The prediction has a mean pLDDT of 84. c-di-GMP-I riboswitch aptamer from a Clostridia bacterium, 89 nucleotides, folded computationally. It was read from a public genome assembly, where an Rfam model found it. It matches the Rfam family "c-di-GMP-I riboswitch aptamer". From the family's description: GEMM was predicted in a large-scale screen for bacterial structured RNA regulatory elements. NCBI's taxonomy places the organism under Bacteria, Bacillati, Bacillota, Clostridia.

[in-house]
RNA sequence: UGGGGAAAAAGGCAAAGUCAUCGAAAGGUGACGACUGCAAAGCUAUGGGUCUAAAACUCCUCUAGAGUCAUGAUCGCCAAGCUGCCAGG
Numbered sequence: 001u002g003g004g005g006a007a008a009a010a011g012g013c014a015a016a017g018u019c020a021u022c023g024a025a026a027g028g029u030g031a032c033g034a035c036u037g038c039a040a041a042g043c044u045a046u047g048g049g050u051c052u053a054a055a056a057c058u059c060c061u062c063u064a065g066a067g068u069c070a071u072g073a074u075c076g077c078c079a080a081g082c083u084g085c086c087a088g089g
Base pairs, nucleotide, nucleotide: 005086012038013037017032018031019030020029021028022027035076042082043081044080046079047078048077049074050073051072056068057067058066059065
């Protein structure tokens, strides 16, 4: 330096849920809280997947509805890039 990660140590993060808040929504943020929890569950939307559909367009309707579609979101979906603790082998 690269690959790997244990019946290890010191630590770290925080699912679901609740409350508050932002958002059209998906979802985000903060506090509490810890999961089949996570060796990168650290960061980056670069590629793919998935979620939402405001606006726009189209259809139709009878006071609204349906369809298409990210510029929105998800790194705790996969891959990729960058960075990083430890020590048996």